[in-house]
RNA sequence: CGAGUAAACGAGACAACAGCGGGCACAGUGCCGAAAGGCCGUGCGUGAGGAAAGUCCGGGCUUCACAGGGCAGGAUAGCUGCUAACGGCAGCCGUGGGCGACCAUAGGGAAAGUGCAACAGAGAGAUACCGCCGCCCCGUACGGGACGGUAAGGGUGGAAAGGCGAGGUAAGAGCUCACCGGCGCACAGGAGACUGUGCGGCCCUGCAAACCCUAUCCGAAGCAACACCCGGCAGAAACAAUGCGGCGGCCCGUCGCGUUUCGAUGAGGUGGCUUGAGCCGUAUGGCGACAUACGGAUUAGAUAGAUUGUUGUCAACUACAGAACUCGGCUUAUUGUUUGCUCGCCCU
RNA sequence: GCUGCUGUAGCUCAGAUGGUAGAGCACUUCAUUGGUAAUGAAGAGGUCAGCGGUUCAAUUCCGCCCAGCAGCU
Repeated sequence: CGAGUAAACGAGACAACAGCGGGCACAGUGCCGAAAGGCCGUGCGUGAGGAAAGUCCGGGCUUCACAGGGCAGGAUAGCUGCUAACGGCAGCCGUGGGCGACCAUAGGGAAAGUGCAACAGAGAGAUACCGCCGCCCCGUACGGGACGGUAAGGGUGGAAAGGCGAGGUAAGAGCUCACCGGCGCACAGGAGACUGUGCGGCCCUGCAAACCCUAUCCGAAGCAACACCCGGCAGAAACAAUGCGGCGGCCCGUCGCGUUUCGAUGAGGUGGCUUGAGCCGUAUGGCGACAUACGGAUUAGAUAGAUUGUUGUCAACUACAGAACUCGGCUUAUUGUUUGCUCGCCCU
Repeated sequence: GCUGCUGUAGCUCAGAUGGUAGAGCACUUCAUUGGUAAUGAAGAGGUCAGCGGUUCAAUUCCGCCCAGCAGCU
C1' cells in the first nucleotide's frame, strides 16, 4: 500500500427568528358543553431511532375464576452458566468452511414402530445383468447350455453390504492382518458435552424442517386489553332449569342465574400513559454473559395524531428511516469514522 | 395500533402424502362457411411473489422478506 476479518463510536454542530405537540407555574373565574370534562393568555423548560420497522420470540401489565384436571395442540432440542423470561446471550464441546484473522451450526432418537426413496438401474434395503471361478453336458478348438460359488471389477444412481493396501483363495469375501472411519465395552481425564488409551471383526443405507418416540416448557386474549364517570332512558317481545353463560378445540370440574333481539345510544369524557427487572459513572466478584454496593442524571406521550421553515458560520452534500402501553432480544434496511488482528506485495 | 388470510399461465382458480404443474375463458394456426360467429383439431404460453436453509430432489417442509386483502373501536 492492497485485500480481508472482528469490534467500538457517531447519525451534522452552533446561533437567531417564526410555527406545532405535551409539562409546570401564575392569572381572569373569561369561554365551550346537558354533564362528565375541556379550551383560551403570559412566562419557564422540553419534544423520535439505532433500527422508532417486521410483529418473529419472551416478560411486565390488564381482564377472563389469582388460572383448575385430562385429551388434543404448539414450541424447543450438544454441555455448563446468565436472566424476570426467552427460540436470547456468554463460555466451552462436536461438526463444517476459510492459507489465516475468524465465521457458520434446528447439534436428541433411524438396533420402538409406520412411511417414502420418482427416473435410471439386474437389484433401493434387499439383489447375480455383464463379468470372474468350479464342475457337468454339447462340441476338434473358438463357442453354447445347465447347476453352484462370488459383491473384487463394469454399468445405473444422490445412495449398491465400511474405505484402502497386503496376505489368502478355484475365483472371491473382515476370511485374516496393518492403517483409517463407525459401533460396543473397559480404564483414565473433565462439573459436563466430550476427549484420550486399550480391547472386541461387531460393520448396522438415507430422510424425523415425514408421521412418530423421548425430555422440558406453554391457560386464553390483548391497551381498539381494561377501569371509572356523565347525560339520556321506557320499556317491549321471544325462549328457558334435561336451560343459558363465564371457559379459548373437546370432555370433566367449578362458579353465576336469567338469556337473546329491538329501543334508549354519541365515532361522549377521563384514566390506563410513561420512573422503567431502565440509563450513566466508579469500585468489587466473574474468562465472560452478568451480579452486588455507592453516587449521579432523569422532562415525547398524541387520539386525525406534534419535530418544521428561513438565514448565517463551520464541518463536507449528509444513508436507512418517524414513537402510539411498556421492557429484554432476534431479524431486516442503511451511512460515515476509528481501532485491533490476519494474509499478500514492496522498502529500510 | 392489534389480529388473521392470500400470492400458481393474460384473467379466474385447482394441485399430491416432496419425484419434471394442470382446468375453464382468452391467444395462435388449420378445418368448416360465400363471409363472420359458434363448433372441431392442433399448438404456444409458468423465475409457482422474492431470498436462504433441510433433503439425492422443494410450488409443496422450515426461516426471513415483499406485496395485497379482510376483521377488531